[in-house]
RNA sequence: GAUUUAUAAAGAAGAGUGGAGAGACAGGCUCGGUGAAACUCUAGCAACCUACCAACGAGGUAAAGGUGCUAAUUCCUGAUUCCGUAAUAGCGGAAGAAUAUAAAUU
Numbered sequence: 001g002a003u004u005u006a007u008a009a010a011g012a013a014g015a016g017u018g019g020a021g022a023g024a025c026a027g028g029c030u031c032g033g034u035g036a037a038a039c040u041c042u043a044g045c046a047a048c049c050u051a052c053c054a055a056c057g058a059g060g061u062a063a064a065g066g067u068g069c070u071a072a073u074u075c076c077u078g079a080u081u082c083c084g085u086a087a088u089a090g091c092g093g094a095a096g097a098a099u100a101u102a103a104a105u106u
Stems, first nucleotide, its partner, number of pairs: 001106008013042005021031003025078004043070003048066002050062004074098001080095006
């Protein structure tokens, strides 16, 4: 990098270094010298892997360890398809795509 499965309306931030960008991409919108990214430390959230209970199932408990995460629903919309309304527009909804993370395979 690719594939499969699961999840994505909840939850959780301070400090130091740094010094202009950031929110995947496009459009929008937003955040940012009252300090962006990145790195470090500390704290926290969650519970995928994990440990324990359990019919070893459903389910539950825990959080030491491996990841992840801590502005805005995955910030909103965006392939395509279907439904409602309607006028071929527009609007609303569902699936889905894309993306992210985990676990496994390659």
Molecule: SAM riboswitch aptamer (S box leader)
Organism: Pontibacter silvestris